[in-house]
This record gives sequence, structure tokens and C1' cells, in this order.
RNA sequence: GUUCUCGGGGCGGGGUGAAAUUCCCCACCGGCGGUGAUGAGGGUGCGGUGGAUACGCAUCUUCCAGCCCGCGAGCGCCUGUCGAACGGCAGGGACAGCAGAUUCGGUGAGAUUCCGGAGCCGACGGUCACAGUCCGGAUGCGAGAGAAC
Repeated sequence: GUUCUCGGGGCGGGGUGAAAUUCCCCACCGGCGGUGAUGAGGGUGCGGUGGAUACGCAUCUUCCAGCCCGCGAGCGCCUGUCGAACGGCAGGGACAGCAGAUUCGGUGAGAUUCCGGAGCCGACGGUCACAGUCCGGAUGCGAGAGAAC
């Protein structure tokens, strides 16, 4: 570089009501890359021991952040084009605007990452009533991951 494959989870119980998986109480979920401290798990070897699966060292390997850094889809915005118009189609990140959310205590030289506690956040359209969890665009797109050549 080419091709192929993969690439998002979650409403269970109760209450009110004509109606709510949408409101209220208790629950449940967390895309991709980085950093992840001397963290955690596993393998092997050596030391160690009366002997050890305890403990120590070396080495290999796996894993760890929704709210720290960056990215992604959606909406919006901009450009072009078609259209009388609503709007359709194509393109745009030298557009981040919606666009997000964390603190306290502990250990330590060092942690918004480990351990413990308490918090907080979650596109657009739809709906007999307001949605992170239902339905839809979407058998889509995609950050990226893997394999083959």
C1' cells in the first nucleotide's frame, strides 16, 4: 500500500395517572486511542526452606479512567447544486457551536487513573406524558482493532 473480517451496553421492582420502560422512589449501562504511577492477575526460572503452593528477585505476558488528554457517529453551522418554497443531494474539522460530567479520604516520592466513600453526565426525530435504557434513521456511519498478501 491492497484486500478481507470485526467494530455499543442498559428499565427489573414499586408509586401516581385515562395514558409513562418517558414523571417520582429504588435499579441498570459506559464506543475508540493514549496515559495508567514501583498498580493487579498469570506463566517460567532462580533464591529461600527440613520441605513448601508462604516470601523475595529476575524475566515474559495479560488487564485496568463514562466524568485526565485526544478521537468518533448524530444535530447544528458553512460551501456548492437542484427547487417557487419546505427541503433534497454532494462536500467541508486550516467549523467544537450543541457537547457532556468529580470530588473527598487512604497509600505513596509520585495517582482527577490504584483502594474506599459520596456525587455527576449522556445526540437527533418519534411517542395517549417529558426517554442514556423503548421505537426510528441504522443490515447505516465510525474512532479504530485484527488477519492475509